A computed fold for a 97-nucleotide RNA from a soil metagenome, annotated as c-di-GMP-I riboswitch aptamer. It matches the Rfam family "c-di-GMP-I riboswitch aptamer". From the family's description: GEMM was predicted in a large-scale screen for bacterial structured RNA regulatory elements. The RNAcentral record of the sequence draws on MGnify. The coordinates come from a structure-prediction model, not an experiment, and the mean pLDDT is 89.
RNA sequence: GACAACGGCAAACCCGGCGAAAGCCGGCGACGCAAAGCUCUGGAGGCUACCGCUCACGCAGCAACACCGCGUGAGUCAUGCCAGUCCGGCUACCGAA
Numbered sequence: 001g002a003c004a005a006c007g008g009c010a011a012a013c014c015c016g017g018c019g020a021a022a023g024c025c026g027g028c029g030a031c032g033c034a035a036a037g038c039u040c041u042g043g044a045g046g047c048u049a050c051c052g053c054u055c056a057c058g059c060a061g062c063a064a065c066a067c068c069g070c071g072u073g074a075g076u077c078a079u080g081c082c083a084g085u086c087c088g089g090c091u092a093c094c095g096a097a
Base pairs, nucleotide, nucleotide: 001094008033009032014027015026016025017024018023031084037090038089039088042087043086044085045082046081047080052076053075054074055073056072057071058070059069
């Protein structure tokens, strides 16, 4: 980075599998990509929230309240995820302007 050449990768949908989810793997398929190759043990940003914590409500228990237990909902939370979010690092085909 070219109305070049040889090629490469493969979005969404759908199917199968893993996962709590985000998402990942495989198949199909091409939206696109000059690094849409690798790197999350470089930086930023985004996504999810199983578990935990906090609160509220309900149930149980108690003579009753509170504590405690169970359930539901909300909030918060990354050690999980995104490299096809961006910057950076490493590597790579071609060789016109």